[in-house]
């Protein structure tokens, strides 16, 4: 360096499958045969949520945000960036600055309320192709369509105390 075998890892709206549904093969089965169908059963399989958004640390907790779609996207298990508490760091708030406390918020992003504007989702669908006996799976392209403080921008309103320094 190359090859072979075995094992481990890959993911986070993610993974898995003992139910259900569906497929293949074998066997059983009703009357003589054959074929098909149905039913039962064994084995081997397929399916089982479409994207947007989401992670400071520790502990706790469980049906953890948003819409698309209308299908078993049924049913279940596990996990999880959610939520709660504490801690760390930071932002905004009087009052020019610093520190302490308090309130809200943020974790390369930042106070809060209201209003407004903006934003190529994916699946589904159409076309083409690849794999599988099959259920079905995968890939590329095209056209269309969301919502959420998810992001950006704008307007208006609202949001503490103390001490010290500086200035008058």
């Nucleotide at each position: 360096a190359a090859g072979a075998u075995a094992g481990a890892u890959a993911a986070a709206g993610c993974g898995c499958c003992a139910g259900g549904a569906c497929u293949g093969u074998g066997c059983a089965c009703a009357a003589c045969g054959u074929a098909a169908c149905a039913u039962g059963u064994a084995c081997a399989g397929u399916u089982g949520a479409c994207g947007a958004g989401g992670a400071g640390g520790a502990g706790g907790u469980u049906c953890a945000u948003c819409g698309a779609g209308c299908g078993u996207u049924c049913g279940g298990c596990g996990g999880a960036u959610g939520c709660c508490u504490c801690c760390c760091g930071g932002u905004u708030g009087u009052u020019u600055c610093a520190c302490u406390u308090c309130a809200a918020c943020c974790g390369c992003a930042c106070g809060u309320u209201u209003u407004c504007a903006u934003g190529u989702a994916a699946a589904c669908c159409g076309a083409a192709g690849a794999g599988g006996c099959g259920a079905c799976u995968c890939u590329u392209c095209g056209a269309c369509c969301a919502a959420a403080c998810c992001a950006u921008g704008a307007a208006a309103g609202c949001a503490a105390a103390g001490u010290g320094a500086c200035c008058a």
Molecule: glmS glucosamine-6-phosphate activated ribozyme aptamer